[in-house]
Context: one part of a larger RNA
RNA sequence: UGACGGGGGCCCGCACAAGCGGCGGAGCAUGCGGAUUAAUUCGAUGCAACGCGAAGAACCUUACCAAGGCUUGACAUGAACCGGUAACGCCUGGAAACAGGUGCCCCGCUUGCGGUCGGUUUACAGGUGGUGCAUGGUUGUCGUCAGCUCGUGUCGUGAGAUGUUGGGUUAAGUCCCGCAACGAGCGCAACCCUCUUUCUAUGUUGCCAGCGCGUGAUGGCGGGGAUUCAUAGGAGACUCCCGGGGUCAAUUCGGAGGAAGGGGGGGCGGACGUCAAUUCUUCAUCCCCCUUAUUUCUUGGGCUUCACCCAUGUUCCAAUGGCCGGUACAAAGGGUUGCGAUACUGUGAGGGGGAGUUAAUCCCAAAAACCCGGUUUCAGUUCGGAUUGGGUUUUGCAACUCGCCCCCAGGAAUUGGGAGUCGUUAGUAAUCGCAGAUCAGCAACGCUGCGUUGAAUACGUUCCCGGCCUUGGUCCA
Numbered sequence: 001u002g003a004c005g006g007g008g009g010c011c012c013g014c015a016c017a018a019g020c021g022g023c024g025g026a027g028c029a030u031g032c033g034g035a036u037u038a039a040u041u042c043g044a045u046g047c048a049a050c051g052c053g054a055a056g057a058a059c060c061u062u063a064c065c066a067a068g069g070c071u072u073g074a075c076a077u078g079a080a081c082c083g084g085u086a087a088c089g090c091c092u093g094g095a096a097a098c099a100g101g102u103g104c105c106c107c108g109c110u111u112g113c114g115g116u117c118g119g120u121u122u123a124c125a126g127g128u129g130g131u132g133c134a135u136g137g138u139u140g141u142c143g144u145c146a147g148c149u150c151g152u153g154u155c156g157u158g159a160g161a162u163g164u165u166g167g168g169u170u171a172a173g174u175c176c177c178g179c180a181a182c183g184a185g186c187g188c189a190a191c192c193c194u195c196u197u198u199c200u201a202u203g204u205u206g207c208c209a210g211c212g213c214g215u216g217a218u219g220g221c222g223g224g225g226a227u228u229c230a231u232a233g234g235a236g237a238c239u240c241c242c243g244g245g246g247u248c249a250a251u252u253c254g255g256a257g258g259a260a261g262g263g264g265g266g267g268c269g270g271a272c273g274u275c276a277a278u279u280c281u282u283c284a285u286c287c288c289c290c291u292u293a294u295u296u297c298u299u300g301g302g303c304u305u306c307a308c309c310c311a312u313g314u315u316c317c318a319a320u321g322g323c324c325g326g327u328a329c330a331a332a333g334g335g336u337u338g339c340g341a342u343a344c345u346g347u348g349a350g351g352g353g354g355a356g357u358u359a360a361u362c363c364c365a366a367a368a369a370c371c372c373g374g375u376u377u378c379a380g381u382u383c384g385g386a387u388u389g390g391g392u393u394u395u396g397c398a399a400c401u402c403g404c405c406c407c408c409a410g411g412a413a414u415u416g417g418g419a420g421u422c423g424u425u426a427g428u429a430a431u432c433g434c435a436g437a438u439c440a441g442c443a444a445c446g447c448u449g450c451g452u453u454g455a456a457u458a459c460g461u462u463c464c465c466g467g468c469c470u471u472g473g474u475c476c477a
Stems, first nucleotide, its partner, number of pairs: 001477002003474002007471003011467003015461002019424005026315006033308001034306002042053002064301006073124001077123007088103006106115003126290002129288002135284002137279001139277001140275001142273001147186006153162003166177003192267004197235007207224002211222003238261001241255005304443001317417001321376006333364003338357002344351002388409004394403001430453001432451005
């Protein structure tokens, strides 16, 4: 100087407390461990691994296993030699890869050469093989915590100290005052995006108040720029004004005006560093290793197993509910190998069909909880839907291992969950649906966004956890 303490002081955080909803119980889904296996590819392991890499394992993917093949190779460049050669097809064997046979057969220039392709040979290719404890790059975490440092000066023999401590204040090393310090840098904040108010300009594909036309109905048409909305540019919030506290400093409390008030809400943004943290399987890469194989191709299997354990979700145990009928209101997205309407058909998944649409125009598209009416009356039920049998649909060469969906029939556990534990402070929790990426299809109940309805509670900081500053102690480095 740090670190540590069941030492002290000051302060903060959904850290506790006060509330609300869960998890831990049941079924299922997904991931991990373990066991099994020819293989169940590999990585991630307290917080910070376990719906994680994987924004999608039937083949492919695929790295694993079995079997069958190739050896300058599936892929790249160069050299030497040979060949009138590519592409495309047909036959035989075969699970295919592949092997054998065969058809057709290129261009410029034309001696021959060049392009392109194939073969032989050789340099080499190739490796999701090892080491993340050789590395770059990337990422997590402490933590969006308020810290981490430097120059000059001063003090100290020195390690170092000071500045950065103190009194206030702040979300903040934020600012003010004081001070052997004076300044500065990386962080904080702001500049950026978005939501909330308003003005101006422009009105198509958007809108329709007023004026007309028309329809069973609809901005459907003429027209209009008022409104919504879209796009672009401004204005607006700064403790500006008033009052109380305060060194009348920073600032804080209350009020006014205002759409918004003291950081207005959200995003982006992560200092010096810590954990030899993660990743050699994104990529790059030193070294080591393989080279008729640890490369590569193919078929089939496996990653989907199952006594059990854990994690994360989802559906429930019902009446604030279930079922039936009627009826209303979003936002944000996606669409040409695509989205696919009306009318038709099927109980349905779908089928057939093809209007419109390269999209503020058309489509996906039905929003769902809500509301209205009916039924059900507390039961393992008209709750719950696992699991099973039968029959279909669709995607795709192909749904057996191993896809999703639909219909019929049956109908399991579960009576609100022990010890314990998690999230959350406002348009939040809870609740309800919608969309997208990946994607032929889908194990999505996941993830990322979007809107609907919309609460309760916070006395307070004694205690638990984590952190910041400061001070005396230990003697650990």
A computed fold for a 477-nucleotide part of an RNA from Arthrobacter sp. BJC16-A4, annotated as small-subunit ribosomal RNA, 3' major domain. Model confidence (mean pLDDT): 84 of 100. Its Rfam family is "Bacterial small subunit ribosomal RNA". NCBI's taxonomy places the organism under Bacteria, Actinomycetota, Actinomycetes, Micrococcales, Arthrobacter.